[in-house]
RNA sequence: GUCUCCGUAGUUCAACGGAUAGAACAUAGGCUUGCGGAGCCUAAAAUCGAGGUUCGAUUCCUCGCGGGGGCA
Numbered sequence: 001g002u003c004u005c006c007g008u009a010g011u012u013c014a015a016c017g018g019a020u021a022g023a024a025c026a027u028a029g030g031c032u033u034g035c036g037g038a039g040c041c042u043a044a045a046a047u048c049g050a051g052g053u054u055c056g057a058u059u060c061c062u063c064g065c066g067g068g069g070g071c072a
Base pairs, nucleotide, nucleotide: 001071002070003069004068005067006066007065010025011024012023013022018055027043028042029041030040031039048064049063050062051061052060
């Protein structure tokens, strides 16, 4: 240089083009407990950026940015 795959909570992952973007772990608060780091309940927390298509985009298209891999 070129081809290809990926980018979503703090982390690991979901989400036919359509409902308030969900789950686990972690974090915070509460309950329970002789105490608790165990158990139960609750809460906060995210779509890499800019355009395009569409009634509607996390999803499809283009460019860029970042990361992995192949070829040279």
This is a predicted structure of a 72-nucleotide RNA (transfer RNA) from a Candidatus Moraniibacteriota bacterium.
Taxonomically the source falls in Candidatus Moraniibacteriota (Bacteria, Bacteria candidate phyla).
It matches the Rfam family "tRNA". Rfam classes the family as a transfer RNA.
The sequence was found in a public genome assembly.
The prediction has a mean pLDDT of 80.